[in-house]
Molecule: c-di-GMP-I-UAU riboswitch aptamer
Organism: Desulfuromonadales bacterium
């Protein structure tokens, strides 16, 4: 100072339900917990969705990428 868990601590929250918003993917909020070390941030690429389609939009909990960051047994 790098890797490393069936460790311990913060945390985050899928289906679903209930409430508010959006034409729609979705999305805010409570409640749920299937997961998650980036399952914090960013729509750059690629993908996927919606849509009133020369367009516009949505998903970061699909796959790169870009930033910011928790612990750290034995070995």
């Nucleotide at each position: 100072u790098c890797c490393g868990a069936u460790a311990a601590u913060c945390g985050c929250a899928a289906a679903c339900c209930u409430g508010g918003g959006g034409c729609a993917a979705c999305c805010c909020a409570g409640g749920g917990a299937c997961g998650c070390a980036a399952a914090g941030c960013c729509a750059c690429g690629g993908g996927u969705c919606c849509u009133c389609c020369a367009g516009g939009g949505a998903c970061a909990g699909c796959c790169g990428g870009g930033u910011u960051g928790c612990c750290g047994a034995a070995g």